The prediction has a mean pLDDT of 85.
This is a predicted structure of a 73-nucleotide RNA (c-di-GMP-I riboswitch aptamer) from a soil metagenome.
Of the family's consensus pairs, 95% are formed in the model.
The RNAcentral record of the sequence draws on MGnify.
RNA sequence: AAAAGGUAAACCUCGAGUAAUCGGGGGGCACAAAGCCACGGGUCCCAGAUUCAGGGACAGCCGGGUUGCCGAA
Numbered sequence: 001a002a003a004a005g006g007u008a009a010a011c012c013u014c015g016a017g018u019a020a021u022c023g024g025g026g027g028g029c030a031c032a033a034a035g036c037c038a039c040g041g042g043u044c045c046c047a048g049a050u051u052c053a054g055g056g057a058c059a060g061c062c063g064g065g066u067u068g069c070c071g072a073a
Base pairs, nucleotide, nucleotide: 006031007030011026012025013024014023015022016021029060035066036065037064039063040062041061042058043057044056045055046054048052
């Protein structure tokens, strides 16, 4: 290279959460780490306060770390 296999956006639906958002089912826009880790930056939510600190969410926002499938001639 090729083939197999994998993940699953929007949207619909059921459930959890104050919320961001998350989980199940349907769905499939995309993805070679769209596996995992909130470490740096960023965005968002919550209740405070007055510049800001606290708690939380996002790994499919960008870096970084870490593990890893196939691989012919």